[in-house]
The RNA shown here (transfer RNA) has 73 nucleotides and comes from a Bacteroidota bacterium. Its mean pLDDT, the model's own confidence on a scale to 100, is 80. Lineage of the source: Bacteria > Pseudomonadati > Bacteroidota. The sequence is in RNAcentral, with records from ENA.
RNA sequence: GAGAUUGUAGCUUAGUUGGUAGAGCACUGGGUUGUGGUUCCAGAGGUCGCGGGUUCGAUCCCCGCCAGUCUCC
Repeated sequence: GAGAUUGUAGCUUAGUUGGUAGAGCACUGGGUUGUGGUUCCAGAGGUCGCGGGUUCGAUCCCCGCCAGUCUCC
């Protein structure tokens, strides 16, 4: 330099005719317990990597850029 693939919560990740983004663990509060753990209930936490475009509407489609992984040169 060329190509493929991935990027969503603190971590691991789901999310298909494009229609207001979920789960598990972790975290916070409470119940249970003499305390802790286990367990149960509730809650907080997301510019969906960045910037544009298409569209009434984009995590999803298109273009560019950035980063990781792999292959080729």

Its Rfam family is "tRNA". Rfam links the family to the GO term triplet codon-amino acid adaptor activity. The family's RNA type in Rfam is transfer RNA.